The RNA shown here (Bacterial small signal recognition particle RNA) has 92 nucleotides and comes from a Coriobacteriales bacterium. The gene name in the source record is ffs. The coordinates come from a structure-prediction model, not an experiment, and the mean pLDDT is 78. Rfam family: Bacterial small signal recognition particle RNA. It is annotated as a non-coding RNA gene.
RNA sequence: UUUUGGCUUGGGCGGCAACGCGCUUCGAACCUGGUCAGGUCGUGACAGAAGCAGCCAUAAGAAGUUAGCGUUGGGCGCCCAAGCCGGUAAGC
Numbered sequence: 001u002u003u004u005g006g007c008u009u010g011g012g013c014g015g016c017a018a019c020g021c022g023c024u025u026c027g028a029a030c031c032u033g034g035u036c037a038g039g040u041c042g043u044g045a046c047a048g049a050a051g052c053a054g055c056c057a058u059a060a061g062a063a064g065u066u067a068g069c070g071u072u073g074g075g076c077g078c079c080c081a082a083g084c085c086g087g088u089a090a091g092c
Base pairs, nucleotide, nucleotide: 001089003087004086005085006084007083008082009081010080011079012078013077014076016073017072018071019070020069021068022065023064024063025062026061032057033056034055035054040049041048
């Protein structure tokens, strides 16, 4: 000088795990909403009013999903760079 190996650190990409978001399902006797049977109030009557149950939709919450997004982590993988320690070859 050429070529090559290992370790450490940093950067990049990928993957794994956790958490959160998103999505789906369930989900309130009453103190959520809508519709409010019956009944209640109301009227001379018609109207009307409040409104329990039921039904529907959901809140808090619970479960599921990981195709999607974000955050975090590291004795996961690869690539690049720097530092350190070696090997091969050639020359002096």